[in-house]
Molecule: c-di-GMP-I riboswitch aptamer
Organism: Candidatus Bipolaricaulota bacterium
Formats: sequence, C1' cells, structure tokens
RNA sequence: GUACCGAAAGGGCAAACCCAGGGAAACCUGGGGGCGCAAAGCCAGCGGGCCCUAACGCGCAGGGGCGAGGGCGGCCGGGCUGCCGAA
Repeated sequence: GUACCGAAAGGGCAAACCCAGGGAAACCUGGGGGCGCAAAGCCAGCGGGCCCUAACGCGCAGGGGCGAGGGCGGCCGGGCUGCCGAA
C1' cells in the first nucleotide's frame, strides 16, 4: 500500500409521518422529523423483481389486462467510487 473484516474515533445519510411545491399517478424536490443503514454514495444505457396509468395503440361486459410510457438503488444481484483502521 492492497484485500478480507467491522471494534474504536470523527462524522455521514435519513424511514414512517407532518408542511410547502411538482406530477394523472407511482413517485420526486425542499423544510421538519428519525425507523434504520458500513456504502441507505452513484448507475435503471447489465439482469431480476415490485409499483403507477393521464395521453397514444390493442383488448374487454368491465378491469393496468396487453403494448408503450413513467417510477422504486432504503427490493435483490451486479458494476463504479469512497472515510477510519482494533482484533
């Protein structure tokens, strides 16, 4: 120095919920708030899974049911990057 690993220290992020805003919605942004997280940092132009449906196309008695489109990285695998350094 690197890898594994995760004690300590310094810190970091921020669930539910509330307020304001955006959106048809899922959901997102900001403020508050902390359930938790050693990557709860980034990537949806890698694979899987889940969620939404206003417009457009299909279908239906009807139905997000199908296409298409959108969303979730705090659902998982994976990729990239990163603070500290005990056993």